Context: one part of a larger RNA
């Protein structure tokens, strides 16, 4: 100087407390361990691995296994041999395919020079022979770059000059207040500065202005069973550019005359208005050699490459994360409202017709503020159910179908109808999330994608609470101080 303490002081955080909803019990989905297996590819391991890499394993992917094949190779560069052998096309045999072997030339493609148009020469591209080499998702993340997680959006981490100390170092950065903050004020052997905090950026909430189509429709006119449908209009909504607006600016009080805090006014918004992006010096030899790059090592008729089939989907069990429930604040049937954000040409697909339905036929319109996906759902209004393993719950299984511009749904896809109707009556010890448009609850969209095992992930809006104004305790963190046989 640090680190540590079942030392002290101050402070903070959904850390506890106060509340609301869960997990742990059930069924299923998914990931992991273990077991199994020819293989069940590999990685991730307390928080910070376990719906994680995987924004989508039937083949492919695919790295694994079995079998078949191949050795200058699926791919790159350079040299070398051949000489028009080449590409394309048709076809035969073996085969699961990859591939191996063979046949055909009627047509098409193939640079430059000479040409008597028969052909000759040359060598670029292609092909072929051979050699250097290619290749490796093989090992080492404890050789590395890059990227990432974490402490933590915590308030810290440092430097120059000066001063003090023999020195390691200290001071500044401590003290008194204050803040979300090393934020600001004040004191002061310190005076300044940098990286962080804040601000600058995006979005959301209010207003003005500009613009008015594909959006809008108050007034005027026309028209329809109906609809901004039409003429027209820029008022309004909205869209999207530019501005304004919030700064403790104003008032009162407290305070050291300060920083600031408390209350109030006005205001759409008030003291950081809400949300996001942004992550200091460093820690964990944290993670990744399987995104990529890369040193070293290993391999080279194989640890490379191609193909078929299988596996990654197994299943006495254990754990994590979720979904659906156990019901009446509910289930079911009928009627009836109100979103936002997205996506669409290899696409979205309306009306119509067929089918109980999944879906099919067909195709108007739309490169989309124009057309479509598109029905929002919870909600509201009625009817039935009457507390039961039920009109709750839907697992499982049988059967009949549909879908993929899938080659192919046995292993191993999704969806629909009918039938079946399991566990489950609110969950032990323990444990998680959340402080407001939040939790809870309700649906909608997108990426990946032929299809989909999506209940996941990332977004979007609808309805919309309770509790706390405390810091004794648990956990983690910051500053000061103290002890130490630790570095």
């Nucleotide at each position: 100087u640090g680190a540590c303490g079942g030392g002290g002081g101050c402070u903070c955080a959904c850390a506890c407390a106060a509340g609301c909803g869960g997990u742990g019990g059930a069924g299923c989905a998914u990931g992991u361990g273990g077991a199994u297996u020819a293989a069940u590819u590999c990685g991730a391991a307390g928080c910070a691995a376990c719906g994680c890499g995987c924004a989508g394993a039937a083949c492919c992917u695919u790295a694994c296994c079995u079998g078949g094949g191949u050795u200058u190779g699926a791919c790159a560069u350079g040299g070398u041999u051949g000489g028009a052998u080449g590409c394309c096309c048709u076809u035969c045999u073996g085969g699961a395919a990859a591939c191996a072997g063979g046949a055909g030339u009627a047509a098409g493609c193939u640079g430059c020079c000479c040409u008597u148009c028969g052909g000759g020469g040359u060598g670029a591209a292609a092909c072929u022979u051979u050699c250097a080499c290619a290749g490796g998702u093989g090992c080492u993340g404890c050789a590395u770059g890059g990227c990432u997680g974490u402490c933590g959006u915590c308030a810290g981490c440092u430097c120059g000059u000066g001063u003090c100390g023999u020195g390691a170092g200290a001071u500044g950065u401590u003290g008194g207040g204050u803040u979300a903050a090393g934020u600001c004020c004040u004191u002061u052997a310190a005076c300044g500065a940098g990286c962080g905090a804040a601000a600058c950026c995006c979005u959301u909430a209010c207003c003005g202005u500009u613009a008015g189509u594909u959006g809008c429709c108050a007034u005027c006119a026309g028209g329809u069973u109906a609809u901004g449908c039409u003429g027209g209009g820029g008022a309004c909504u909205c869209u999207a550019g530019c501005g304004g607006g919030a700064c403790u600016g104003c008032c009162g009080g407290u305070g050291u005359u300060a920083a600031a805090c408390c209350g109030g006014a006005g205001g759409a918004a008030g003291g950081c208005g809400g949300g996001g992006a942004c992550g200091a010096c460093g820690u964990c030899a944290a993670g990744u050699c399987a995104u990529c790059a890369u040193g070293g090592c290993c391999u080279u008729u194989a640890u490379g490459c191609c193909c078929a089939g299988g596996g990654c989907u197994u299943c006495a069990c254990a754990c994590g994360u979720g979904c659906u429930a156990c019901a009446a604040u509910g289930g079911u049937c009928g009627g009836u409202a109100c979103a936002g954000a997205g996506c669409g040409a290899c696409g979205c697909a309306a009306g119509a017709c067929c089918g109980c339905g999944a879906g099919g036929u067909g195709g108007a319109g739309c490169a989309a503020a124009u057309c479509g996906c598109a029905a929002a759902a919870a909600g509201c209004c009625g009817g039935c159910c009457c507390c039961a393993g039920u009109u709750c719950g839907g697992a499982u299984u049988g059967u009949a179908g549909g879908c993929u511009g899938g080659c192919a749904a046995c292993u191993c896809g999704c969806c629909u109808g009918c039938a079946u109707g399991a566990a489950g009556u609110u969950g032990g010890a323990a444990u998680c999330g959340c402080u407001a448009g939040u939790a809870a609850u309700c649906g909608c969209g997108u990426g990946u994608c032929a299809g989909c095992u999506a209940u996941a992930a990332c977004g979007c809006g609808g309805u919309g609470a309770a509790u706390g104004u405390g810091u004794u305790c648990c956990u983690g963190a910051g500053c000061c101080u103290u002890g130490u046989a630790c570095a």
Model confidence (mean pLDDT): 81 of 100. Small-subunit ribosomal RNA, 3' major domain from a metagenome, 487 nucleotides, folded computationally. RNAcentral holds the full RNA, with entries from SILVA.